[in-house]
RNA sequence: CCAGAGGGCUGGGCGGCCGCGGCCUCCCGAUAAGGGAGGGCGAGGAAAGUCCGGGCUUCACGGAACGACGGUGGCGGGUAACGCCCGCCGGGGGUGACCCCAGGGAAAGUGCCACAGAGAGCAGACCGCCAAACGCCCGCACGGGCGCGGCAAGGGUGAAAGGGUGCGGCAAGAGCGCACCGCGCGGCUGGUAACAGCGGCGGCAUGGCAAACCCCACCGGAAGCAAGACCGAAUAGGGGCGGCAUAUCGGCGUGUUCCCGCCGGUCGCCCGGGUUGGUUGCUUGAGCCUGUCGGCGACGGCAGGCCUAGAGGAAUGGUCGCCCAGUCCCGCCUCGCGCGGGACGGACAGAACCCGGCUUAUAGGCCCUCUGGCGCA
Numbered sequence: 001c002c003a004g005a006g007g008g009c010u011g012g013g014c015g016g017c018c019g020c021g022g023c024c025u026c027c028c029g030a031u032a033a034g035g036g037a038g039g040g041c042g043a044g045g046a047a048a049g050u051c052c053g054g055g056c057u058u059c060a061c062g063g064a065a066c067g068a069c070g071g072u073g074g075c076g077g078g079u080a081a082c083g084c085c086c087g088c089c090g091g092g093g094g095u096g097a098c099c100c101c102a103g104g105g106a107a108a109g110u111g112c113c114a115c116a117g118a119g120a121g122c123a124g125a126c127c128g129c130c131a132a133a134c135g136c137c138c139g140c141a142c143g144g145g146c147g148c149g150g151c152a153a154g155g156g157u158g159a160a161a162g163g164g165u166g167c168g169g170c171a172a173g174a175g176c177g178c179a180c181c182g183c184g185c186g187g188c189u190g191g192u193a194a195c196a197g198c199g200g201c202g203g204c205a206u207g208g209c210a211a212a213c214c215c216c217a218c219c220g221g222a223a224g225c226a227a228g229a230c231c232g233a234a235u236a237g238g239g240g241c242g243g244c245a246u247a248u249c250g251g252c253g254u255g256u257u258c259c260c261g262c263c264g265g266u267c268g269c270c271c272g273g274g275u276u277g278g279u280u281g282c283u284u285g286a287g288c289c290u291g292u293c294g295g296c297g298a299c300g301g302c303a304g305g306c307c308u309a310g311a312g313g314a315a316u317g318g319u320c321g322c323c324c325a326g327u328c329c330c331g332c333c334u335c336g337c338g339c340g341g342g343a344c345g346g347a348c349a350g351a352a353c354c355c356g357g358c359u360u361a362u363a364g365g366c367c368c369u370c371u372g373g374c375g376c377a
Base pairs, nucleotide, nucleotide: 001373002372003371004370005369006368007367008366009365010364012323013322014321015320016319017318018317020042021041023039024038025037026036027035028034044348048359049358051357052356053355054354055353056224057223058222059221069220070219071218072217073216074088075087076086077085078084089103090101091100092099093098104215105214109213110212111209112208113207126155127154128151129150130149134147135146136145137144138143163181164180165179166178167177168176182204183202184201185200187198188197189196190195228280229279230278231277238271239270240269241268242267243266244265249264250263251262252261253260287306288305289304290303291302292301293300294299324346326344327343328342329341330340331339332338
């Protein structure tokens, strides 16, 4: 210098003018309503998706076990907890830095394995290979041919064809025999463990798929701040008590009449429900920053400092100027990543109870560590 790997930070800046939402102080006002002045605060790394884990709240629930349903799934650690994070193990990929993995069980059972192919699950002769044994024919014989058959080594199909490579063996073959590798079983050593290493035995039995049903182990009450709590008018309506009034009236009790029963008025006081609305929950919290100590690390301990939106159809905005990145164009030139001028112009996005994660979106810029290659010293 080129090509890459991992990680961290940032996410335009300054100023003028006009605005918006809370809070505090002061003044006017009556200690009210309302108004004025000043000060300070006011979106994010994801505020997003609402996918996990919690706090908080209401509801349900006597305890335990089992079952159903849902989730998780190598080991150890971190954490309030997690499906998150850290470290490690195993497998796969890469020359490498490094990256990826729902990573328990397929000899409990069921199911599936498209197309192609002879055969896809108690394997399979399509092309092939063989002719030792047995039978027949030719032949004196050597030998040859045919049949009955043998063979999973080679070809071909496929994602996958019943361990792999090599030597021996054989008529040809075949774990048929042997060596190494793989696999299974049990042992020793190391490691907290997952697991690794070593040597022994077994000739190989159990093809793959569990993000198919299923089995095993572990975890899990439900709903969510529109949760929930409090205050509560005017008007209308409900209940109780008391005073007055109490019918020649109205309604109901079977259509009509009569009788009978019940209800209906008004005033005062009290009680309860409850609409619009208001207050609260609401932001001091598993908080943030700095230093130090322990730990490989996630993280934890200690000390000091800080207070950092709290709206409720929902504020955090608009505009102008200059600058900083960036892109394009023009001119000059002592051609250098040079100077001058002009135009455009800043990604994804927007709190709504709070917190820890994950995932997704994101223009551009900066920094650190490492890998491979080339060149130079």
A computed fold for a 377-nucleotide RNA from Sphingomonas sp. 66-10, annotated as Bacterial RNase P class A. Rfam family: Bacterial RNase P class A. Its family is annotated with ribonuclease P activity, tRNA processing and dimeric ribonuclease P complex in the Gene Ontology. Rfam classes the family as a ribozyme. Rfam describes the family as follows. Ribonuclease P (RNase P) is a ubiquitous endoribonuclease, found in archaea, bacteria and eukarya as well as chloroplasts and mitochondria. Its mean pLDDT, the model's own confidence on a scale to 100, is 76. Taxonomically the source falls in Sphingomonas (Bacteria, Pseudomonadati, Alphaproteobacteria, Sphingomonadaceae). RNAcentral records the identical sequence in 2 taxa.